This is a predicted structure of a 109-nucleotide RNA (c-di-GMP-I riboswitch aptamer) from Anatilimnocola aggregata. The RNAcentral record of the sequence draws on Rfam. Taxonomically the source falls in Anatilimnocola (Bacteria, Planctomycetia, Pirellulales, Pirellulaceae). Its Rfam family is "c-di-GMP-I riboswitch aptamer". Its family is annotated with cyclic-di-GMP binding in the Gene Ontology.
RNA sequence: CCCCGAGAAGGGCAAACCGGUAGUAAUGCCGGGGCGCAAAGCAAAGGGCCGUGGUUGGGUCUCGCUUUUUACGAAGCGAGCGCACGAUUACGGUAGCCUGGCUGCCGAA
Numbered sequence: 001c002c003c004c005g006a007g008a009a010g011g012g013c014a015a016a017c018c019g020g021u022a023g024u025a026a027u028g029c030c031g032g033g034g035c036g037c038a039a040a041g042c043a044a045a046g047g048g049c050c051g052u053g054g055u056u057g058g059g060u061c062u063c064g065c066u067u068u069u070u071a072c073g074a075a076g077c078g079a080g081c082g083c084a085c086g087a088u089u090a091c092g093g094u095a096g097c098c099u100g101g102c103u104g105c106c107g108a109a
Stems, first nucleotide, its partner, number of pairs: 004107002012037002017032006035096001041102002045099003048094010059083002061080008
């Protein structure tokens, strides 16, 4: 010095949740809080996940028309800033999801 990480020392950070604030949202920031963390320091390059808008697919709902039926109903076609979902794309978020990058405190085995 590197790997490594001790019920070491001195310190550090801060999940859920609560209050405030910015944002359509994901989420960020400030205060409280403390689950955890040896990089839970920095940084969105790759993958994952999350949000929003566009495009698109089938489904579903409603309405209209046509065919059929004695009737109930069934089938087909069309419409809708309708609804949820899938795919894709753009933009955004997450470093406390992973990989890779940069930097760094302490020192027993």